[in-house]
RNA sequence: AAAAGGAAAAGGCAAAACCGUCGAAAGACGGUGACGCAAAGCCGCGGGUCUAAAGCCGGAAGGUCAGGACAGCCGGGUUGCCGUA
Numbered sequence: 001a002a003a004a005g006g007a008a009a010a011g012g013c014a015a016a017a018c019c020g021u022c023g024a025a026a027g028a029c030g031g032u033g034a035c036g037c038a039a040a041g042c043c044g045c046g047g048g049u050c051u052a053a054a055g056c057c058g059g060a061a062g063g064u065c066a067g068g069a070c071a072g073c074c075g076g077g078u079u080g081c082c083g084u085a
Stems, first nucleotide, its partner, number of pairs: 005082002012037002017032006035072001041078003045075003048070003055064003
């Protein structure tokens, strides 16, 4: 240094649920809380999934659509902790 790993040590993150705020919703953020995580750090780039306010279609019911969302769905990119062997 590469690959592989998380044994030890030092730390880190925080699912569900509940409360509050924002949002049309999906969901996000903060608090409590730990199911888990070696990138559960970051980037919506490819696929996938969720939502459908505005727009469009429609007499209506309703349909359709991402420019909204998910990085803790799978790939990809990028940065990074430790040091048994």